A computed fold for a 353-nucleotide part of an RNA from uncultured euryarchaeote, annotated as small-subunit ribosomal RNA, central domain. Model confidence (mean pLDDT): 86 of 100. The RNAcentral record of the full RNA draws on SILVA. Lineage of the source: Archaea > Methanobacteriati > Methanobacteriota.
[in-house]
Context: one part of a larger RNA
């Protein structure tokens, strides 16, 4: 609970496709569903208002008029919402252009390091720390040097720079292949927006099944530290990290800020378009100043409880959705879906304060 929020106080779903549901540019002509009307009827009695009578009064009863009433049919009206027809081109969506981009997938080839193994030189230490020790090391290591084999990774460039829906992408080549911004103003003509179920995508870790495993490492094993040391520090070291295929569906999945659209003073950088003008040593050269679509800083009114935010609004407004309602018990119990399993997803409640 007809209220008031949701950057941080409780609260925007992790994203994004879409089903119903909502809710929708512009012009016209019908319609009358909805919607309106100073239009008449009908709406039972009691009730309820006013006038009078009748019980001694009064409640209470008769009786005359009136008033309200959802609602029913009957008339009108045509602006708005709907529905029908039919136009439009701004929304939105196709087309062509010429450029960006670590967008995504598959092969291929490269690079330095690192371990390892063989030769070759060379001898006695090395390695580690705050300082030690384990620990390698005469079967000859650390070190210098040749060739070799492997996994991983991708310096510099590299940038509040890019791209992507979000997770997330970073050598080079080469197929595939998805989006976006600008620009022409060709073509469709309301095709739109948000979207409860619902689908798909979705770091790391884990999980199975097959493969790999240099490095690095939970686990564990030693060796310090220490009153103890299940740590932190140092020697090892398996899962795991990598590849294929499946699974899990969570995160500070954060801009702690749901989309989408329309308005509202500037100012200063960048990255992609696109046209002017100027200046040229004609180079893919240089400068104004402007628009378009990203992304960064400052600030103006406003907004705000303040920090702060400010045309990339948390401003003014519109449409749709999700969530929120003291702290804890608790993202716990049950149930019930889903997962192989770890557990995920809905989720109380007693009681406490």
């Nucleotide at each position: 609970u007809u209220g008031a929020g949701u950057c941080u106080a409780a609260a925007a779903c992790g994203u994004u496709c879409g089903u119903a549901g909502c809710c929708g540019g512009u012009c016209u002509g019908a319609u009358a569903g909805a919607u309106c009307c100073u239009u008449g009827g009908g709406u039972a009695a009691a009730u309820c208002g006013g006038g009078u009578u009748g019980c001694u009064u009064a409640a209470c009863a008769g009786u005359c008029c009136g008033a309200a009433g959802u609602c029913c049919g009957a008339g009108g009206a045509g602006a708005c919402c709907g529905u029908c027809a039919g136009g439009c081109u701004u929304g939105g969506g196709a087309u062509c252009g010429g450029g960006a981009g670590a967008g995504g997938u598959a092969a291929g080839a490269g690079g330095u390091a690192c371990u390892u193994c063989a030769g070759g030189g060379g001898u006695a230490g090395g390695g580690g720390u705050a300082a030690a020790a384990u620990c390698c090391u005469g079967u000859a290591a650390u070190c210098c040097u040749u060739g070799g084999a492997g996994g991983a990774c991708c310096a510099c460039c590299g940038g509040u720079g890019g791209c992507g829906a979000a997770g997330g992408c970073g050598u080079c080549u080469u197929a595939c292949u998805a989006g976006a911004a600008c620009g022409a103003a060709u073509c469709c003509g309301a095709c739109g927006g948000u979207g409860a179920g619902g689908g798909a995508c979705g770091a790391a870790g884990c999980c199975c099944u097959a493969g790999g495993u240099c490095g690095c490492a939970a686990a564990c094993g030693g060796g310090a530290u220490u009153a103890g040391a299940u740590a932190c520090c140092c020697c090892g070291g398996u899962a795991g990290u990598c590849u294929a295929g499946g699974g899990u569906g969570u995160a500070a999945a954060c801009g702690c800020u749901g989309c989408a659209g329309a308005c509202u003073u500037g100012g200063u950088g960048u990255u992609g378009g696109g046209g002017g003008c100027c200046c040229u040593a004609c180079g893919g050269g240089g400068g104004c100043a402007u628009u378009c679509a990203g992304u960064g800083c400052c600030g103006g009114a406003g907004a705000g409880a303040a920090g702060u935010u400010g045309u990339u609004a948390a401003g003014u407004c519109u449409g749709c959705u999700a969530c929120u309602u003291g702290g804890g018990g608790a993202g716990u119990a049950c149930g019930u879906c889903c997962g192989c399993a770890a557990g995920g997803a809905u989720g109380a409640a007693a009681c406490u304060u």